[in-house]
Context: one part of a larger RNA
RNA sequence: GGCUUACGGUGGAUGCCUUGGCGCCAAGCGCCGAUGAAGGACGUGGGUCACUGCGAUAAGCUUCGGGGAGCCGUGAACAGGCUUUGAUCCGGAGAUUUCCGAAUGGGGAAACCCACCGCUGCGAACCAGCGGUAUCCCCUGUUGAACACAUAGACAGGGUGAAGGGCACCUGGGGAACUGAAACAUCUAAGUACCCAGAGGAAAAGAGAUCAUUCCCAAAGUAGUGGCGAGCGAAAUGGGAACAGCCCAAACCGCUUCAGCUUGCUGAAGCGGGGUUGUAGGGCCUGACAUUGUGGAGUUACAAAGUGUGCGGUUAGCAGAAUGGUAUGGGAAAGCCAACCAGAGAGGGUAACAGUCCCGUAAGCGAAAACCAAACACCUCCCGUCAGGUACCUGAGUACUGCCGGGCACGCUAAUCCGGCAGGAAUCUGGGGGGUCCACCCUCCAAGGCUAAAUACGCUUGGCGACCGAUAGUGAACAAGUACCGUGAGGGAAAGGUGAAAAGUACCCCUGUUAGGGGAGUGAAAUAGAACCUGAAACCGUGAGCUU
Numbered sequence: 001g002g003c004u005u006a007c008g009g010u011g012g013a014u015g016c017c018u019u020g021g022c023g024c025c026a027a028g029c030g031c032c033g034a035u036g037a038a039g040g041a042c043g044u045g046g047g048u049c050a051c052u053g054c055g056a057u058a059a060g061c062u063u064c065g066g067g068g069a070g071c072c073g074u075g076a077a078c079a080g081g082c083u084u085u086g087a088u089c090c091g092g093a094g095a096u097u098u099c100c101g102a103a104u105g106g107g108g109a110a111a112c113c114c115a116c117c118g119c120u121g122c123g124a125a126c127c128a129g130c131g132g133u134a135u136c137c138c139c140u141g142u143u144g145a146a147c148a149c150a151u152a153g154a155c156a157g158g159g160u161g162a163a164g165g166g167c168a169c170c171u172g173g174g175g176a177a178c179u180g181a182a183a184c185a186u187c188u189a190a191g192u193a194c195c196c197a198g199a200g201g202a203a204a205a206g207a208g209a210u211c212a213u214u215c216c217c218a219a220a221g222u223a224g225u226g227g228c229g230a231g232c233g234a235a236a237u238g239g240g241a242a243c244a245g246c247c248c249a250a251a252c253c254g255c256u257u258c259a260g261c262u263u264g265c266u267g268a269a270g271c272g273g274g275g276u277u278g279u280a281g282g283g284c285c286u287g288a289c290a291u292u293g294u295g296g297a298g299u300u301a302c303a304a305a306g307u308g309u310g311c312g313g314u315u316a317g318c319a320g321a322a323u324g325g326u327a328u329g330g331g332a333a334a335g336c337c338a339a340c341c342a343g344a345g346a347g348g349g350u351a352a353c354a355g356u357c358c359c360g361u362a363a364g365c366g367a368a369a370a371c372c373a374a375a376c377a378c379c380u381c382c383c384g385u386c387a388g389g390u391a392c393c394u395g396a397g398u399a400c401u402g403c404c405g406g407g408c409a410c411g412c413u414a415a416u417c418c419g420g421c422a423g424g425a426a427u428c429u430g431g432g433g434g435g436u437c438c439a440c441c442c443u444c445c446a447a448g449g450c451u452a453a454a455u456a457c458g459c460u461u462g463g464c465g466a467c468c469g470a471u472a473g474u475g476a477a478c479a480a481g482u483a484c485c486g487u488g489a490g491g492g493a494a495a496g497g498u499g500a501a502a503a504g505u506a507c508c509c510c511u512g513u514u515a516g517g518g519g520a521g522u523g524a525a526a527u528a529g530a531a532c533c534u535g536a537a538a539c540c541g542u543g544a545g546c547u548u
Stems, first nucleotide, its partner, number of pairs: 001547009015533001016497002020468002022465009031165002039100003042055003046078001049075003061094006070082003105114003115133007135162002137159007169200001170198005180187001184227001214241005224232002245450003248395001252273010278428001280394003283390007295382004306378004312372004317365002323338004339356002341345001347359003400423007410435001430445005484491002504532001507519004
């Protein structure tokens, strides 16, 4: 020096655990904001570093309920207090709510600086307190140019009008590339990512010039489309979920105002009635019949405002059966012996594995206040049909055509839908569609509008998991979007476990030592001693054996 073996050090794998995550299901809820939001800064405790809470009334104030013995949030103890005259705590309603922030008196390098007006403080000034003073829009009023009336403009007052925010979901306007095609250009990726605008608790769509709209399953990876490559990819139809239909414009009638002139007509605007469809409907005229009653409907569209009663529910809670002994052990809930409850043997905790110890569980009960809300009543609104005639109306730069583009699964001979440019109808004897086009046939009425539910997403509560178990599962089980990095946009960690209980080692000793250790003590265990469960390997030692 090597090998073997024993015992250690280091290290933190593995096992076990779980406070944290992930996913799904069900129910409920879903916008906030000038009455100042979202988000922050700074404060706030007896002493207070961080988190949490709160706001100069500052870990809180008032009140109404619940609750019933402890409490003064957490890491984390001390001091000092509170509480059966009911605290802490939980829920409803209120008060307070600095400064910044749309930020809004002006400014500004956010959380700061500087004003003006009014009122108050015995108040002229200073100072202090309170209130007001942004912009745009709408309404009203007073004034008022060029230019006579007028108008523009100016000023004042009023407005619970706007602004800004919102994870994801939604609609619209724009809109890539990498990539794939084994290169690449049509194509694909993809109308994705991203940007902008806007809305809501959903949005969008939607009552046929479309067998309402929407969503799911199948049809079906089919028919198609496609440098017929890569790929893209329906619909009819069937089955489900949920279902709800309506209002204008016009014809015609009437009223008001204005304009024109032929002075009783025309036109315009506004308002009221009327009216809303395809088997065409409506208007107007004529005729006939009928009428209100035990009628119909209604607060999400279809007209609109509520009031009362109030089923039920949400936001705290209440109550809830039944076990003893024995041996082992540090400890019994395991073993043995003997019982009991069960509408409860789900689950969790307790010194080991507990139906009967604790919290609970089953079945049941509960609200002063706020909110949701079925149903009912009051209330409110509405109530003609047929026959004949007439040909007045039924959405125009629209439909449609040409060229081009987009979008439809469809890249074009390409219907349907949308747009640009250029042309440009008809009026029911009318017009659109049925995948070029024509005929017949069938079907439907565009060029105005509204509309719940089934659907998407998020949050809350509850439940569940052949989901993870600390290099996993969220980036984050821990003072995590923290520390740290970056001028910035932004990037972004590591880090869990003593023990049943701190019983966390009184006291003594070694030493320069608040380091470390040896005794002693606690404990079942201290090789469980805080660098703390288990404690693998690499790596480093000590002793012994063998060997060179």